């Protein structure tokens, strides 16, 4: 330098045109417990950036950034 894959809460991930953007762990509150832990209930928290297509984009297209893999 070229090709290719990926990027979603703090972490791991699901979703693939119309979702209130889901789940687990973590976190916060309450309950439980003599205390901690375990357990139960509830809450807050996310679509990498810019443009395009579309009535509508996390999803499709283009460019960029960052990371993984391959080739040179």
């Nucleotide at each position: 330098g070229c090709c290719u894959c990926a990027a979603u809460a703090g972490u791991a991930u699901a979703g693939u045109g119309g979702c209130u953007a889901g789940u687990a762990c973590a976190u916060c509150g309450c309950c439980c417990u003599g205390u901690c832990g375990c357990g139960g209930c509830g809450g807050a928290g996310a679509c990498c950036c810019g443009g395009g297509u579309u009535c509508g984009a996390u999803u499709c297209c283009c460019g960029g950034u960052u990371g993984g893999g391959g080739c040179g």